[in-house]
């Protein structure tokens, strides 16, 4: 930068990822070259070869094989000679083995880096220079022999050389002891001159020359030229030693040190030194962190980062260290020595058991461990080394090659054209899209890679020759490599990760919380872009991703660069050492600090400009850096130092008032208990109620006395006083701090303060007192499911004194202590001053506020604002205020103080909502007051359960359960048996075929369906229907209501939901729509940082409820007029009733009071008055609510079935539970006769009068009416009059038995109805509950849609009779509005 905490936000905070890197490693894959680079583990063990030897020009000694040739043979051989060859191997000697090469165990230390010191010191071989190399000796290996031994090897005896070794001369110079002089200096010393005396040397080789000697005439002596040698003085290298400063962790490690610190003398070293001795002396190091303990080679440099850090120390360089493991010393300029010697230990190896031998952390290799790391190669051509005079030797140093994609870098797999967008994947809305110009064709090219030709640079030393100018000449491991030309030909070469967000890149099909997957967050529970394949994409490429690690990102230890009221974080106060910082002037130093200037700062690496390899990578050169550190001058603002002054910080004095400030020491009422004695009697006490408890042996209550301990009412307070804990009657004593006035004195004497000290509620603890009241523990009595509690009644420590521990508390203002400086406004307690109802001034203590500041809340002159100084303190959450380990403590603990391991997250303020047995206002048949009810009974319905072949299938709190179903015998029917069909009962196409197909009859069969027979027309064609066959399809009440459209319940006809600008707020969000009245109502008015607007409310629409105006049949019928037994029957009427249409009426409009207004009470008129009744209307939204079986649909399923048709069956089953209902239990009643009054409907496959007929149910006939005309239709309670008399009845009808009627192809499962019989429970219903505020609840019949019949009592509807109550809002219930708490947002 992102993700990630949350419903959304800021803010803290962790975690996580994206970038770079690597000595890797693992998966997949893999064409060339170049140039690097390769055991990080097991300093484990190690076969086998190879890695340090060389000098014959120091010396003595000296082979052999093989060739030539002679000689002898018994032809097998033996033998001399000659060459090999003065040559190999040993030996003496000499220079080398200390270098080069390898590792990183140890090492926290002068071991590294950096600067410096050495007047405290060495240095072969190299170089300058000075002087020299005379004279002389005796050994010894090797040989030879002898002996021991398994072997390594050893031991005697004898021989012999040197450039071995020894001795004496000489001694420029050196060195040592004794003198003398001079310089210099840090006063420890050091130089330079002298003077006499002491000590110490040496070695020859080799060519060449012969003038002199000598002889064997070319060879000694000798000369010369080289090397070598000895002394000694420089240099150059290369080391020794010493020192300043720098670079790890742990204080859960605080003391540590006796050669330990110094000192005097000695001994040792190239040399200083306790280096080591002996003596003296008691020191010597530490918190600026000793000592103890883990880690670890340091470093140029590597990585990374803007830097500053941080991590790192592989190849390459430098230093150091080690070389089986520990010690030792020898030799030698140089070791305490990787391929070198002793001792010991461990391991292995030989072995005659008596003894030996060995050391890959040298190049190959092996074994082992391990995630992992190569060839027992060529070569000394080059560059170095080591010995040599040289030539040459020798070098696993090196140069090269092999193996590895281990890493950088480069090249490649081909370029162009080419659209029927082929074929084939894959998607797909079936139309197409995509892979994709990709391919194919077609044409070009030949890097690589194959063939074939040619072909290096790295080579110059150095030999020789030379007229010194030179000339010849020899040597390549790589390597017939790299290049270079040539031939054919796209031919020999493309993977690998990833695609939800971070993060470039989407789709399909499989799988169904399964198999997986993940870096975080998370994905998969039947329509996955996240799991597996596919195909497309994207991203990098000979590599690609994973895995580990390190840095960033992490401002996530912050120097740059952060905090600390509430997120993690201020010690509970103070006092104070050492530290840190400190006030004003002057002078002095120059440490800090600045400027210049010199040394250094190795090389490689790095920047950067060249150049060489066909480019890069690599290489090579100039320059710059290398922040560093040391010297020297120079300069004085600031800091320091050091030395002097001053008064403003600070402090001292004097004179004053206030206070619960602390000690101790008396004094003093009031309650309280308790105790005597009195008066009294039956209770007291206690609680929500009660008990326990006390109390007739006199309680409680009262009077009066006496004892006791502890707290100090009222003043009293937002007050005072203390450093914090904290401190309250009153007096009196000691005594401590602050503040005002003054302004005499001192002169920074100040702040802050790690450690250390002191003080520190309660509550605990020891040891003495004291104990009234309270009261942990306990004990009883309640409460409760329990009740170890909360209440009660008792009640021990305790609580009080006095003296000693303890050292903690939400020790808080959750704010460390000082010091300045930055608006005011109200109050209050102590002083002072004045012009005093006030002003101002100091010094506390509270409130509000501005600017600033904060994440927000808030802070705000008493800062959480703005400097300043110092001290603490914190770095995700839990584990942990712990464990261990150390301190204190008398215990109890206390204080310091972690890890494993586990989450993604824990937390902070503030925001919207929920919710609350939080507040507040309001409202609703929500209680309340009233009527009826349900719950008991029978009996209908549904429903669950339970049974069955099936008992098809959903609804499932309110909001399922007389619900979908406004009608299950068959049909319906989705469900079961069992019988049958398979382009299908239905559609739509195509293709062949066909005089057909329906339809009547008859046979089988349950039927479904088969066969049989019949019927019309016609010459042929064509169309059209229709059947059969085959193809596409059809077809599913199959699955998913949580894949969905539509419809719908709910909250709720509740008043409420939003938005646009504006404004606040980092935001979320808020205002608006809160507030103050009013309303059913976000209804309306005031006010107001809001103005305005939308969807809800209201209205507008329906109907009822008066009036008017028109109309006038089938409806009416007052008034004329006719008829009849009688009826508007008729002829009219159009007054009324009624119907219809239109339209008027109501608006808080009018008056009265109330109010600022809205509105409100209250009246008047009116058919109606304050939404006049009733309907229809259902805001954002919430319940994954209900419905794939009403339709619609995505996707999955079935496809001779899960699709279709029949027949039977079942959906009606029945120990039970449940809703919703119907009748009822009686007399306000039944039951029998009389008699009266409706509305709103229905009606042709229908209503069906009348009439007859049956007891009836209902049958026969038929009039009438598609209906204001006809029918259905009888209204019933109700009136009136009879009869029952309180019973299981003349209540009540279930039940059951008979007979029947009608519907219907068919009433057995399984229809209603009628008649006669029969007459069950039940006498008013437990807890609980459910409706309803007026034409409203009761009551009471009528109608109607399904419907052949009907299980309807069910559900719409309509009328008739027609009540009681609301005081009221505390309480259940549910809602709305403000507010407040929340650790809750799937939201109590």
């Nucleotide at each position: 930068g992102a993700g990630u905490u949350u419903g959304a936000u800021c803010c803290u905070g962790g975690c996580u990822c994206a970038g770079a890197g690597c000595g890797a490693a693992c998966g997949c894959u893999g064409g060339c070259g170049g140039c690097g680079u390769g055991c990080u583990u097991a300093a484990c063990a190690c076969a086998u070869g190879c890695a340090a030897g060389u000098c014959g020009a120091g010396g003595g000694a000296g082979a052999a094989c093989g060739a030539g040739g002679g000689g002898c043979u018994u032809c097998g051989g033996c033998u001399c000679c000659u060459u090999u060859a003065g040559u190999a191997a040993a030996c003496c000697g000499g220079c080398g083995c200390a270098c080069g090469g390898g590792u990183g165990a140890g090492u926290a230390a002068c071991a590294c880096g950096u600067a410096g010191g050495u007047a405290a010191c060495c240095u072969a071989c190299c170089u300058c220079g000075a002087a020299g190399a005379c004279c002389g000796g005796g050994a010894u290996a090797a040989c030879c022999u002898a002996u021991c031994g398994a072997a390594a090897g050893a031991u005697g005896g004898g021989c012999u050389a040197a450039u071995a070794c020894c001795g004496g001369a000489u001694a420029u110079g050196a060195c040592c002891a004794c003198g003398g002089g001079g310089g210099u200096g840090a006063c420890g010393g050091c130089c330079c001159c002298u003077g006499g005396g002491g000590u110490a040397a040496a070695a020859g080789a080799u060519g060449g020359c012969c003038u002199c000697u000598g002889c064997u005439u070319g060879c000694a002596a000798g000369c010369u030229a080289u090397c070598a040698c000895u002394u000694u003085g420089g240099g150059a290298u290369g080391g020794g030693c010493c020192u300043g400063c720098g670079g790890g962790c742990c204080a859960u490690u605080a003391g540590c040190u006796u050669g330990u610190u110094g000192g005097u003398g000695a001994g040792g070293u190239a040399a200083c030194g306790g280096c080591u001795c002996a003596c003296c002396a008691a020191g010597g190091c530490a918190a600026c962190g000793a000592u103890g303990g883990c880690u670890a080679g340091c470093u140029g440099g590597u990585c990374u980062g803007a830097g500053a850090g941080g991590a790192u120390g592989a190849u390459c360089a430098g230093c150091c260290a080690c070389a089986c493991u520990g010690g030792g010393a020898c030799u030698g300029a140089g070791a305490c020595a990787c391929g070198g010697c002793c001792c010991a230990g461990a391991c292995u190896c030989c072995u005659a058991c008596g003894g030996g031998a060995g050391g890959c952390a040298g190049c190959a290799g092996u074994g082992g461990g391990g995630a992992a790391u190569a060839u027992u190669g060529c070569g000394c051509a080059a560059u170095g080394g080591g010995g040599g005079a040289a030539a040459c030797c020798c070098u696993g140093a090196c140069g090269c090659a092999g193996c590895g994609a281990c890493g950088c870098c480069g090249c490649g797999u081909g370029g162009g054209u080419g659209a029927u967008g082929a074929a084939g994947g894959c998607c797909u809305u079936c139309g197409g899209g995509u892979c994709g110009u990709a391919a194919a064709c077609u044409u070009c090219u030949u890097u690589u890679a194959a063939g074939g030709g040619g072909a290096a640079a790295g080579a110059a030393u150095g030999a020789c020759c030379u007229u010194c100018g030179g000339g010849u000449u020899u040597u390549g491991a790589c390597g017939g490599u790299a290049c270079c030309c040539u031939u054919u030909g796209a031919a020999u070469a493309a993977g690998c990760c990833a695609c939800g967000g971070c993060u470039a890149a989407c789709u399909a099909c499989g799988u169904g919380c399964c198999a997986g997957c993940a870096g975080c967050c998370g994905c998969g529970g039947u329509a996955a872009u996240a799991c597996g394949u596919a195909g497309g994409u994207g991203g990098c490429a000979a590599g690609c991703g994973u895995u580990g690690u390190c840095c960033g990102g992490a401002u996530u230890u912050a120097c740059u660069g952060g905090g600390c009221g509430u997120a993690a974080a201020g010690c509970g106060a103070a006092c104070g050492c050492a530290g840190g910082c400190g006030g004003a002037g002057u002078g002095u130093u120059a440490a800090g600090u600045a400027a210049g200037a010199a040394g250094u700062g190795a090389a490689a690496g790095g920047u950067u400009g060249g150049a060489g390899c066909u480019c890069a990578a690599c290489u090579c050169u100039g320059a710059c850096a290398c922040g560093g550190c040391u010297u020297c001058u120079u300069a004085u603002a600031c800091u320091g130092g050091c030395a002097u002054u001053c008064u403003u910080g600070a402090g001292u004095c004097u004179u004053g008032g206030a206070g619960a400030g602390g000690a101790a020491a008396g004094c003093g009422g009031a309650a309280c208990g308790a105790c005597a004695c009195g008066u009294g009697u039956a209770g007291c006490g206690g609680u929500g109620a009660a008990a326990u408890g006390c109390g007739u042996u006199g309680a409680u209550a009262u009077g009066u006395g006496u004892c006791g301990g502890a707290a100090c009412a009222c003043c009293g307070a937002u007050g005072g006083c203390g450093a914090a804990a904290g401190c309250a009657g009153c007096u009196u004593u000691c005594u401590g701090g602050a503040c005002a006035a003054g302004u005499a004195c001192u002169g920074a004497c100040g702040c802050u303060g790690a450690g250390g000290u002191u003080c520190g509620a309660a509550a605990g603890c020891c040891a003495a007192g004291g104990g009234a009241g309270c009261g942990a523990a306990c004990a009883g009595g309640a409460u409760u499911a329990g009740a170890u509690a909360c209440c009660c009644u008792g009640g021990u420590a305790g609580u009080c004194u006095u003296g000693g521990c303890c050292a903690u508390a939400a020790a808080c203002g959750a704010u460390g202590u000082u010091c300045a400086c930055u608006a005011g406004g109200u109050g209050u307690c102590g002083g002072g001053g004045c012009u005093u109802u006030g002003c101002u001034u100091c010094g506390g203590u509270g409130c509000c506020g501005c600017a600033g500041c904060u994440a927000a809340c808030g802070c705000a002159u008493u800062a959480a604002g703005u400097g300043a100084a110092c001290c603490g303190c914190c770095u995700g959450g839990g584990a942990a205020c712990u464990a261990c380990g150390a301190u204190c403590g008398c215990a109890a603990g206390a204080u310091u103080a972690a890890a494993a391991c586990u989450c993604a997250a824990a937390g902070g303020a503030a925001u919207u909502g929920g919710c609350g047995g939080g507040g507040g206002c309001c409202c609703g048949c929500a209680c309340a007051a009233g009527c009826g009810g349900u719950g008991g009974a029978g009996c209908a319905u549904a429903u669950g359960g339970c049974u069955u072949a099936a008992u098809u299938c959903g609804a499932u709190g309110c909001a399922a359960c007389g619900c979908g179903a406004a009608g299950a015998a068959c049909c319906u029917u989705a469900c079961c048996a069992g019988g049958g069909c398979u382009u299908g009962a239905c559609a739509u196409g195509c293709a062949a075929c066909u005089g057909c197909a329906c339809g009547c009859u008859g046979u089988a069969g349950a039927g479904a369906u088969a066969c049989a027979g019949u019927u019309c027309u016609u010459u042929c064609g064509a169309a059209g229907g229709u059947g059969u066959u085959g193809c596409a399809c059809a077809g599913g009440u199959g699955g998913u209501g949580c894949a969905u459209g539509g419809c719908u319940g709910u909250c709720g006809u509740c008043a409420g939901c939003u938005c646009g600008u504006g404004u606040c707020g980092u935001g979320a969000g808020a205002u608006g729509u809160u507030g103050g009245g009013u309303u059913a109502a976000g209804u309306c008015c005031c006010g107001c940082a809001a103005c305005g607007a939308g969807c809800g409310c209201a209205a507008c629409c329906c109907u009822c409820a008066c009036g008017g105006u028109c109309u006038g049949u089938u409806a009416c019928c007052a008034g004329c007029g006719g008829a009849u037994a009688a009826u508007g029957c008729c002829g009219g009427g159009g007054a009324c009733u009624c119907g219809g249409a239109c339209u008027g009426a109501a608006c808080u409009g009018c008056c009265u009071c109330u109010g600022u207004a809205a509105a409100g009470a209250g009246g008047a008129g009116g058919a109606a008055g304050g939404u006049g009744g009733g309907g229809a209307u259902g805001a954002c939204g919430u319940c994954a609510a209900g419905u794939c079986a009403u339709c619609a649909u995505g996707c999955c399923c079935c496809u001779u079935a899960c699709g279709c048709c029949c027949u039977g069956g079942g959906c009606u089953g029945c120990a039970c539970a449940u809703a919703u209902g119907c009748u009822a239990c009686a007399a306000u009643g039944g039951c029998c006769g009389g008699u009266a009054c409706a509305a709103a409907g229905a009606g042709c496959u229908g209503c069906g009068a009348g009439c007859a007929c049956g007891c009836g149910a209902g049958u026969g006939u038929c009039a009438g009416c598609a209906a204001a005309u006809c029918u259905c239709a009888a209204a019933a309670a109700g009136c009136c009059g009879g009869u029952c008399u309180c019973a299981g009845u003349u209540c009540g009808g279930a039940u059951u038995g008979g007979a029947g009627u009608c519907u219907g192809c068919a009433a057995c499962u399984c229809g209603a109805c009628u008649c006669c019989a029969u007459g069950a429970a039940g006498u008013c219903g437990g807890a609980a509950u459910c409706g309803c505020u007026a034409g409203u609840a009761a009551a009471c019949g009528c109608c109607g849609g399904u419907c052949a019949g009907c299980a309807a009592u069910a559900c719409g509807g309509c009328g008739u009779u027609g009540a009681a109550u609301a005081c009221g809002u505390u309480c259940c219930c549910g809602g709305g509005c403000c507010u407040u708490g929340c650790a809750c947002a799937c939201a109590c």

This is a predicted structure of a 1388-nucleotide RNA (small-subunit ribosomal RNA) from an uncultured bacterium. Its mean pLDDT, the model's own confidence on a scale to 100, is 85. Its Rfam family is "Bacterial small subunit ribosomal RNA".